[in-house]
RNA sequence: AUGAGAAAAAGGCAAACUUCCUGAAAAGGUAGGACGCAAAGCUUAGGGUCUAAGGUCUUAUGGAUUAUGAUCGCCUGGCUACCAAG
Numbered sequence: 001a002u003g004a005g006a007a008a009a010a011g012g013c014a015a016a017c018u019u020c021c022u023g024a025a026a027a028g029g030u031a032g033g034a035c036g037c038a039a040a041g042c043u044u045a046g047g048g049u050c051u052a053a054g055g056u057c058u059u060a061u062g063g064a065u066u067a068u069g070a071u072c073g074c075c076u077g078g079c080u081a082c083c084a085a086g
Stems, first nucleotide, its partner, number of pairs: 002086001005083001012037002017032002020029003035073001041079003045076003048071003054066005
């Protein structure tokens, strides 16, 4: 230098659930909490999934449809990175 990978060391993140806050919702943030994670770091670029405020349509106290909303801890791609067998 390269680098299988979780053997070891240093550490890191944090699902469900609970508190409070934001949001129409999906969901996000905060504090606890650990199911897991070698990129569970960043990026909605492509696909998937969730929601449907507003819009549109309608047989109209309703229903249908739609992302400009959300998810990178659903997958693929892009950028960056700790340790390290060999």